Annotation:
The RNA shown here (SAM riboswitch aptamer (S box leader)) has 112 nucleotides and comes from an Acidobacteriota bacterium.

[in-house]
RNA sequence: AUUUCAUGCAGAGUGGCUGAGGGACGGGCCCUGUGACGCCACGACAACCGGCCUGAGCAAUUCGGGACAUCGGUGUCAACUCUCGCCCACCGUGAGGUGGGGUACAUGAGAU
Numbered sequence: 001a002u003u004u005c006a007u008g009c010a011g012a013g014u015g016g017c018u019g020a021g022g023g024a025c026g027g028g029c030c031c032u033g034u035g036a037c038g039c040c041a042c043g044a045c046a047a048c049c050g051g052c053c054u055g056a057g058c059a060a061u062u063c064g065g066g067a068c069a070u071c072g073g074u075g076u077c078a079a080c081u082c083u084c085g086c087c088c089a090c091c092g093u094g095a096g097g098u099g100g101g102g103u104a105c106a107u108g109a110g111a112u
Stems, first nucleotide, its partner, number of pairs: 001112008013042005021031003025085004043077003048073003052066005081104001086101006
């Protein structure tokens, strides 16, 4: 970098340094000198993987279930992925609304 699967309505911030942008992209809307983004320190949340218990299986580097947060690897800590974007259904005279699916994006675990 490409690709597969799972998840995305819950949860969790203080301090220091720096100094103007940030929320992926486009529209909207929002955050921001009462200090954004980023970096560092400490803390927290969560439970994807390892680790622990357990079922299936001849077995596997296979497929499930459960507990824990003491430990290891990630992740996360404004707003549902902030919201809409493409398609379908329903409602509405209409602007539009609701629901479902998809795309994109993010994170994890695998494959190439």

The sequence was found by an Rfam model in a public genome assembly. Rfam family: SAM riboswitch aptamer (S box leader). Rfam links the family to the GO term regulation of gene expression. The source organism's lineage runs through Bacteria, Pseudomonadati and Acidobacteriota.